Predicted 3D model of a 74-nucleotide RNA (transfer RNA) from a Planctomycetota bacterium.
[in-house]
RNA sequence: GUGCCCGUAGCUCAGCUGGAUAGAGCAGCGCACUUCUAAUGCGCAGGUCGGUGGUUCGAGUCCACCCGGGCACG
Numbered sequence: 001g002u003g004c005c006c007g008u009a010g011c012u013c014a015g016c017u018g019g020a021u022a023g024a025g026c027a028g029c030g031c032a033c034u035u036c037u038a039a040u041g042c043g044c045a046g047g048u049c050g051g052u053g054g055u056u057c058g059a060g061u062c063c064a065c066c067c068g069g070g071c072a073c074g
Base pairs, nucleotide, nucleotide: 001073002072003071004070005069006068007067010026011025012024013023019057028044029043030042031041032040050066051065052064053063054062
């Protein structure tokens, strides 16, 4: 340099053929339970979906470019 894959919550990841309010587990906080802790149960909070632009009535999802990571080739 070229090709392919990935980027969504603090971490690991789902999100179908574009559709109505973006989710799960772990971690965090609160409450219950317990003599205390752990475990368990209930609840809460946490996201400009890597960035910019485009297509569309509508984009996490499609398109272009850029940024970052990985793999292969040279």